[in-house]
Context: one part of a larger RNA
RNA sequence: GCCGGCGAGUUAUCGAUGUGUGGCGAGGUUAAGGCGUGAGCCGAAGCCGGAGGGAAACCGAGUCUGAAUAGGGCGUCUUAGUCGCAUGUCAUAGACCCGAAGCCGGGUGAUCUAUCCAUGGGCAGGUUGAAGCGAGGGUAAGACCUCGUGGAGGACCGAACCCACCAGGGUUGAAAACCUGGGGGAUGACCUGUGGAUAGGGGUGAAAGGCCAAUCAAACCCGGUGAUAGCUGGUUCUCCCCGAAAUGCAUUUAGGUGCAGCGUCACGCGUUCAGUACCGGUGGUAGAGCACUGGAUGGGCUAGGGGGCCAACAAGCUUACCGAACUCAGCCAAACUCCGAAUGCCGGUACUCCAGAGCGUGGCAGUGAGACUGCGGGGGAUAAGCUCCGUAGUCGAGAGGGAAACAGCCCAGAUCGCCAGCUAAGGUCCCUAAAUCUUUGCUAAGUGGAAAAGGAUGUGAAGUCGCCCAGACAGCCAGGAGGUUGGCUUAGAAGCAGCCACCCUUGAAAGAGUGCGUAACAGCUCACUGGUCGAGUGAUUUUGCGCCGAUAAUGUAGCGGGGCUAAGCAAAGUACCGAAGCUGCGGCAUUGCUCACUUCGGUGAGUGAUGGGUAGGGGAGCGUUGUAACAACUGCGAAGCUGUUCCGUGAGGGGCGGUGGAGUGGUUACAAGUGCGAAUGCCGGC
Numbered sequence: 001g002c003c004g005g006c007g008a009g010u011u012a013u014c015g016a017u018g019u020g021u022g023g024c025g026a027g028g029u030u031a032a033g034g035c036g037u038g039a040g041c042c043g044a045a046g047c048c049g050g051a052g053g054g055a056a057a058c059c060g061a062g063u064c065u066g067a068a069u070a071g072g073g074c075g076u077c078u079u080a081g082u083c084g085c086a087u088g089u090c091a092u093a094g095a096c097c098c099g100a101a102g103c104c105g106g107g108u109g110a111u112c113u114a115u116c117c118a119u120g121g122g123c124a125g126g127u128u129g130a131a132g133c134g135a136g137g138g139u140a141a142g143a144c145c146u147c148g149u150g151g152a153g154g155a156c157c158g159a160a161c162c163c164a165c166c167a168g169g170g171u172u173g174a175a176a177a178c179c180u181g182g183g184g185g186a187u188g189a190c191c192u193g194u195g196g197a198u199a200g201g202g203g204u205g206a207a208a209g210g211c212c213a214a215u216c217a218a219a220c221c222c223g224g225u226g227a228u229a230g231c232u233g234g235u236u237c238u239c240c241c242c243g244a245a246a247u248g249c250a251u252u253u254a255g256g257u258g259c260a261g262c263g264u265c266a267c268g269c270g271u272u273c274a275g276u277a278c279c280g281g282u283g284g285u286a287g288a289g290c291a292c293u294g295g296a297u298g299g300g301c302u303a304g305g306g307g308g309c310c311a312a313c314a315a316g317c318u319u320a321c322c323g324a325a326c327u328c329a330g331c332c333a334a335a336c337u338c339c340g341a342a343u344g345c346c347g348g349u350a351c352u353c354c355a356g357a358g359c360g361u362g363g364c365a366g367u368g369a370g371a372c373u374g375c376g377g378g379g380g381a382u383a384a385g386c387u388c389c390g391u392a393g394u395c396g397a398g399a400g401g402g403a404a405a406c407a408g409c410c411c412a413g414a415u416c417g418c419c420a421g422c423u424a425a426g427g428u429c430c431c432u433a434a435a436u437c438u439u440u441g442c443u444a445a446g447u448g449g450a451a452a453a454g455g456a457u458g459u460g461a462a463g464u465c466g467c468c469c470a471g472a473c474a475g476c477c478a479g480g481a482g483g484u485u486g487g488c489u490u491a492g493a494a495g496c497a498g499c500c501a502c503c504c505u506u507g508a509a510a511g512a513g514u515g516c517g518u519a520a521c522a523g524c525u526c527a528c529u530g531g532u533c534g535a536g537u538g539a540u541u542u543u544g545c546g547c548c549g550a551u552a553a554u555g556u557a558g559c560g561g562g563g564c565u566a567a568g569c570a571a572a573g574u575a576c577c578g579a580a581g582c583u584g585c586g587g588c589a590u591u592g593c594u595c596a597c598u599u600c601g602g603u604g605a606g607u608g609a610u611g612g613g614u615a616g617g618g619g620a621g622c623g624u625u626g627u628a629a630c631a632a633c634u635g636c637g638a639a640g641c642u643g644u645u646c647c648g649u650g651a652g653g654g655g656c657g658g659u660g661g662a663g664u665g666g667u668u669a670c671a672a673g674u675g676c677g678a679a680u681g682c683c684g685g686c
Stems, first nucleotide, its partner, number of pairs: 001686006011093003015090010027048003033042003052059002062074004096234002099231001103224006114198009123188001125157003128153001132149006161185003165182005200216001202212003237621006247260005261367002263364007272357001274352009287339001288337002293333003297329004304322002306319004370395010400411003415587004420583003426577003429562003435574001437573006448564001454548002458545010475532005481505003486500003511526001515524002588611010622675001624672007632664002640659008
C1' cells in the first nucleotide's frame, strides 16, 4: 500500500416541550406497595386540567395599583384536557466516536547516573631535580657561593587506564551515540571493584535545568478516568420535495456563543406580496451656485500701517509699499447651500399575476471566516488579486456553451431518453462545426497581435485664412543702391559688442539691416524687386488609421498555433455554425384546479405549473440480525460461494446452472450491538 473483518447520535428519567396515533373525557392518571404461576387485579397518597389577579394577607370573573365607583396592567369573554405508545428536540448523565499536554492520590525505583560513606584494587618506562643534609669556599660569626647527596611536585614526556577537542566515515548505522586517524589527563580535586546512603515539588548537582534505569522545567506504575478539549479528524443504505448564511446587536468577545435576520415543516389567515400605470406625499444626493459659513485670484476704492517731503507740536502733501471693510470680475468645498434632479422611499386607486407570493403561531435547523466583477464612496499613493462600507450580479451551493487553458467575466439555469429541429454569447482560411460571403472606405505599421509624456512634410476626411495666368510657390539669371562709417559709446564699433533713434533720396526694388564673417573694414547671404518658367502654392483648425518613444533573464513566447495584406480596422447587409437554452417525440416524479370512483387512506382521467443544488429542514422506502403469529420450503439438496439471465428510478429483488452438505426464507407486527472508503483508525492476511 491493497484486501478482509471490526469501527461512531446510544441508554436511563412516574424528566421538559412539540408532532403523529390510541384510550377515556370536565375530567384524565396512578406511584411506592400488595395479591396472583401468569394474564392481570388491587392501591387516590400524588400530578395535570377545570380561574385569575396580587410580593403577600386576601379578593375573585375579576383583581392589582390608587383617595377614587378614574385611568391603566394582567385576566374573563375565546374554543379540552389527560394518560399511554412511537417519534423530533432539549435538560441531566462520558451522551456521536477517537485524540491531549496535564492535575491529584497510593505505590515502585540510585543494578544507569549525581553526590556521599565503608572497605579493597590500579597507575610500563623515561625526564626534571624543591626543601633538608654533607663537604669545600667564605665571614668576627653569619648571610652567601660551589660541589655532592637528597628525591619534593594538583612538575615534565609517554603506554595501561580515564576523557571526548578536531576531521573523515556512519545517518532505513555493524551501533537508539559507533568506527578510524589525530587530541587532553595520566601521583591526582586521579581512576576503579564490592557493599551501603539520599526519592519525586523530593533527591543529587565544581550549576549544564544537568542527572535520578535509552524517560526529566518535576521519574515510572496503577488508580481518580470514558479528566477536560469553544480545537483537528472521522461519522457507514436509497429515492423524492424545498433550500440558506458568511449580516446586525451583545459578549474576558473576535475561528466560540445568545437574540434577531435568512431555510424548512405543520397549522391558521386568504391576495394582504410583487410589478406596472396614475394620483398624493417624502428628501437635500448628482449637478449647479456663491445668498450664508469658510477658502482663494486679479482690478477698483479705501480706514489703518510703512516709506518720502515738510515739520516745535498739531496738521498737511505724496507714494510702482502692505492693506481690513466695501465693490467689480473670475473660482473652490464630505462636515457651505439662494437652488436642485434622475433613481429611491411612504400611502392610495386600478390592472397584471395565483407563484415554493405575503402575514401570524409553533417544531427543527444551519449560518454569523465570504470571494470577485460593475457602479457610488471612505482608507491607501484617484497603488495592490489591498482594505472598509453601500448597491446589483455571479461564484459560494451551478453543470452546459464562449473567453486557447481560466470559482467570481459574457451567454445560459442540467427531471430522464433520442444518430431530430431553431437559436444565445461567440464565431464561419486550416487545425475546428459554419462565408476564402456581398457592398463601400481605411491601414502598410504584421499596426492588427501590450504602454505614457513627448516628437514627426506617414496617410485619409472635413473646414478656415492667404498668394496666384495682371504669372503665384520652388529653382535658375540679375539687382539688393545713395545721404552714411546714422548718433552715442569705444582703442576700434563702418547694417551685424552695446545704448538711442530708425529718417530722407534714387528707384522695378533694396531694413539706418536676417544670418555667417573681420581687430575694425572687406567678403558671402537674407528681406525686397525684375527676368525666366507656366499652374497651382502656403499657413492653420478639427478628425480617422498608422510611425517613433519600446530594454530581461530555459526557447520563437505580448494572435491558442499554422498562417493572413485580409483571414486587419470602420460601416451596412444576407446566410450559416453554435449550449444540457427553446422546440419536437417518448417516459418518470412533485404539485394546483376540474371530473369520476372510493374501503375516506387514496386511485384514475383531463388540464396547467414545477423537478441544478452545499449547510440544513421535510417525505417515502430498501436491506441486515433477532422475537412473535400465520402459512410454507429443504438430503428428489437449506444457507453460503460462484456463473448467467430477467425485473425495479434506486437502495435492491427474482429465475436457471455449478459448488456446497443442513438448515432456510415469505407476509404482518415488534425490537435493534442495523448498512463503511476515508478517522497518520483497530486487528489479521498478502
Annotation: A computed fold for a 686-nucleotide part of an RNA from an Actinomycetota bacterium, annotated as large-subunit ribosomal RNA, domain II. The coordinates come from a structure-prediction model, not an experiment, and the mean pLDDT is 86. Lineage of the source: Bacteria > Bacillati > Actinomycetota.